[in-house]
Context: one part of a larger RNA
């Protein structure tokens, strides 16, 4: 390299869009580039193979034949692929009528709780733990009532429920806005699938500037525990958590399972439609689950939402453990660091 693989053994990119590239439905026709067949030319000699011959054999040498699987020219073939032209409607898309939804952005607004502030009532405790102590409290706490302020999160509904490409999304209302599904027609007529590069998005933590700061809480301080206790437990508590704008670009970013299409027993739930019924039953499309035939698998298990049977495209793996996701270089970043990514040595 080929081959073989990628749920758990090494291996699916975090996700989407998309240029180039690769692949591509159906019918007719033209062409003849790929493809196939014939002829001719060429494919030096040596080498190689076969058959003979020559050195006493062999190696070696000589002769003949084959081969040189290739290239060029030319004459044909037209099934398949390509290219050109003209059609088609099942793939795809558009229009129309409906439907569900924590999909996104912005603004407004609500109640419960928490903490703090002010005032009233009231008196000696409160808080905390396995037990304590630090802590708070006679300068009146905790408790309770009334009033006020602030920030953050949205109980019940709530569901192997829904939406989103993924990350993710949950009080209520409004505006703007993306996608999906179903139904019955009409229209366009292959417009499709995948996608290196590129672009965009991307939890949490972290960074920059300016706000905000109730609760929680890395660091830190104190109290315990302990042989010690730089911890687990307790009392405090700053970054941060929140908002705006700009960076960072990583996760067990997991279904550890890339995308698309077709095919291959069923059974039972559930969400959204359509048909059907008096209401059911039932039928069908799209999602989401449990089990399971065939089949697959080393097994576990997967099983119409495949890890089954096939085709196309992308990404990735290549003796193991360590060294190491390190060094060096390149590149991106304000930094932290990210991406790419070895070797010596060693078992």
């Nucleotide at each position: 390299c080929u081959g073989g693989g990628u749920g758990u053994a090494a291996a699916g990119g975090g996700u989407g869009c998309u240029c180039a590239g690769g692949u591509g439905g159906u019918c007719a026709u033209g062409u003849a580039a790929g493809u196939c067949a014939g002829a001719c030319g060429u494919g030096a000699a040596a080498u190689u193979u076969c058959a003979a011959g020559g050195c006493u054999u062999a190696a070696c040498c000589u002769u003949g034949a084959a081969a040189c699987u290739g290239c060029g020219u030319u004459u044909g073939a037209u099934a398949c692929u390509g290219c050109g032209u003209g059609g088609c409607u099942u793939g795809u898309g558009u229009a129309c009528g409906g439907a569900a939804g924590a999909g996104g952005u912005u603004g407004a607004u609500g109640g419960a709780a928490u903490u703090c502030c002010u005032g009233g009532u009231g008196u000696a405790g409160c808080a905390g733990u396995g037990a304590a102590a630090u802590g708070c409290g006679u300068a009146g706490a905790u408790a309770u009532c009334a009033g006020g302020a602030a920030g953050a999160a949205c109980a019940c509904c709530a569901g192997u429920g829904g939406c989103g490409a993924a990350g993710g999304c949950g009080g209520u209302c409004a505006a703007c806005u993306g996608g999906u599904c179903c139904g019955a027609u009409a229209c366009a007529g292959a417009c499709a699938c995948u996608c290196a590069a590129g672009c965009a998005c991307g939890a949490a933590a972290g960074c920059g500037u300016g706000g905000g700061g109730a609760g929680c809480a890395a660091a830190c301080a104190g109290g315990a525990u302990u042989a010690g206790a730089u911890a687990c437990c307790c009392u405090g508590g700053u970054a941060g958590u929140c908002c705006a704008c700009g960076c960072c670009c990583u996760a067990a970013a997991c279904u550890a399972u890339g995308g698309a299409u077709a095919c291959u027993a069923g059974a039972c739930g559930u969400u959204g439609g359509a048909g059907g019924u008096a209401a059911a039953a039932c039928u069908u499309c799209a999602g989401u689950g449990u089990c399971g035939c065939a089949g697959a698998a080393a097994a576990c298990u997967c099983g119409u939402u495949a890890a089954g049977u096939a085709u196309c495209c992308c990404a990735c793996c290549u003796g193991g453990g360590g060294g190491a996701g390190u060094a060096c270089g390149a590149u991106c970043g304000c930094a932290a660091g990210g991406u790419u990514g070895a070797a010596a040595c060693u078992c």
Predicted 3D model of a 347-nucleotide part of an RNA (small-subunit ribosomal RNA, central domain) from an uncultured bacterium. The RNAcentral record of the full RNA draws on ENA, Greengenes and SILVA.